[in-house]
Context: one part of a larger RNA
Molecule: small-subunit ribosomal RNA, 3' major domain
Organism: Cucumis umbellatus
RNA sequence: UGAUAGGGGCCCACACAAGCGGUGGAGCAUGUGGUUUAAUUUGAUGCAAAGCGAAGAACCUUACUAAGGCUUGACAAGCCGUGAAUCCUUUUGAAAGAGAGGGGUGCCUUUGGGAAUGUGGACACAAGUGGUGCAUGGCUAUCGUCAGCUCGUGCCGUAAGGUGUUGGAGUAAGUCCCUCAAAGAGCGCAACCCUCAUGUUUAGUUGCCAAUCGUUGAGGUUGAAACCCUGAGCAGACUGCCGGUGAUAAGCUAGAGGAAGGUAAGGAUGACGUCAAGUUAUCAUGCCCCUUAUGCCCUAGGCAACACAUGUGCUUUAAUGGCCGGGACAAAGGGUCGUGAUCUCGCAAGGGUGAGCUAACUCCAAAAACCCUGUCCUCAGUUCGGAUUGUAGGUUGCAACUUGCCUGCAUGAAGUCUGAAUCGCUAGUAAUUUUCGGUCAGCCAUACAAUGAUGAAUUUGUUCUUGGGUCUUGUACA
Numbered sequence: 001u002g003a004u005a006g007g008g009g010c011c012c013a014c015a016c017a018a019g020c021g022g023u024g025g026a027g028c029a030u031g032u033g034g035u036u037u038a039a040u041u042u043g044a045u046g047c048a049a050a051g052c053g054a055a056g057a058a059c060c061u062u063a064c065u066a067a068g069g070c071u072u073g074a075c076a077a078g079c080c081g082u083g084a085a086u087c088c089u090u091u092u093g094a095a096a097g098a099g100a101g102g103g104g105u106g107c108c109u110u111u112g113g114g115a116a117u118g119u120g121g122a123c124a125c126a127a128g129u130g131g132u133g134c135a136u137g138g139c140u141a142u143c144g145u146c147a148g149c150u151c152g153u154g155c156c157g158u159a160a161g162g163u164g165u166u167g168g169a170g171u172a173a174g175u176c177c178c179u180c181a182a183a184g185a186g187c188g189c190a191a192c193c194c195u196c197a198u199g200u201u202u203a204g205u206u207g208c209c210a211a212u213c214g215u216u217g218a219g220g221u222u223g224a225a226a227c228c229c230u231g232a233g234c235a236g237a238c239u240g241c242c243g244g245u246g247a248u249a250a251g252c253u254a255g256a257g258g259a260a261g262g263u264a265a266g267g268a269u270g271a272c273g274u275c276a277a278g279u280u281a282u283c284a285u286g287c288c289c290c291u292u293a294u295g296c297c298c299u300a301g302g303c304a305a306c307a308c309a310u311g312u313g314c315u316u317u318a319a320u321g322g323c324c325g326g327g328a329c330a331a332a333g334g335g336u337c338g339u340g341a342u343c344u345c346g347c348a349a350g351g352g353u354g355a356g357c358u359a360a361c362u363c364c365a366a367a368a369a370c371c372c373u374g375u376c377c378u379c380a381g382u383u384c385g386g387a388u389u390g391u392a393g394g395u396u397g398c399a400a401c402u403u404g405c406c407u408g409c410a411u412g413a414a415g416u417c418u419g420a421a422u423c424g425c426u427a428g429u430a431a432u433u434u435u436c437g438g439u440c441a442g443c444c445a446u447a448c449a450a451u452g453a454u455g456a457a458u459u460u461g462u463u464c465u466u467g468g469g470u471c472u473u474g475u476a477c478a
Stems, first nucleotide, its partner, number of pairs: 001478002003475003007472007015462002019425005026315008034306002042053002064301003068297003073125001078123001079121005087102006107114002128289001130288003136284002138279003143273001148187004153182001154163003167178002193267003198235007209223005238261001241255001243253003321377002324374001325372003333364003338357002343352003384415001389410007431454003435450001437448001
């Protein structure tokens, strides 16, 4: 100087407390371990692995297994020879591939040939999701959006080092003020960036408003630029003003005005470093290994197995409810190999038809919780709950058996609020409730990412638990 202490002081955080809702019990979905298997490809393993890589495994993907094949190779570029290429028919085969037959000659040209492409040969080579993340780059997680980490000069010390960075007050903050052998500076903090909340200027089409025609409707015509909205510019918040307090400071507290008040709210932004943290299977890359195979092609299977254990979720156990009928209110997003209105058939999934829309125009699109002093149910394993199973269909796709999704009818399991323990959350938050998107032929999405609607309770406080910062004391240690 660090590290460490069931030492001390000060401080902070959904850390505890105060509250609300979960997990742990049940069924299912999904991931992991284990077991099984020809294979169940592989990585990730406390927090910081486990709905993670994977924004989508029927084939492909695919890396695994079995069988069938190839060996200059599926791909790159160099040398030599040959045929343009594409195409058609046929044998064999599970396919990959192998064999046979037919037709056929384009472009440029200095008439030598060349370009492009197929095929044969020899060799240097290609290829490797093979190993090593403890050889690496790059990227990422974590402590932690915590307030720290340092430097040159000066001064102190023999030196390691110290000082500055400590102390007082104060902050979300090494933020700022005062003092001081220190006076300064850098990376972080904050601000600058984006979204949202207010006003104003400007611009009005496909948006908004008015009149009129139309049946009042779908829609059409004309006008207006006020409002709504869209999107570009500007303003606005700075402890600026006032009272109190404080050391005449930094600040704190109360108030005015204001759409907004003391960082307004949210996002992006992550210092020096720590963990030989993660990734060689994104990519790049050293070394090692393989080269008639650890490379390449193809068919089928597997990644989907199932005494069990565990993580994350969804649906529940009901009356603040379930079911039937009627009625209402969003935001954001996507669409031409797409979205698909209308009409029609079907109980439905869906089929037929195919208008409009390259989108503020048209379509997806129905928002759902909610409301009705509406109807039935009246506390039950039920009109709760929906697993499981049977059967009849639909759809995508060469293909749905292993192994897709959806619909109708029937079936109607466990489960009556959940032990020890444990998680999230401080306001438009939790909780409840829909909608949309990416990936995508289809989909195992209850996931992930975004969007609105309804909309709480509690915070006395820092004794304790956990984590962190800072000063100081002790020392088995380096």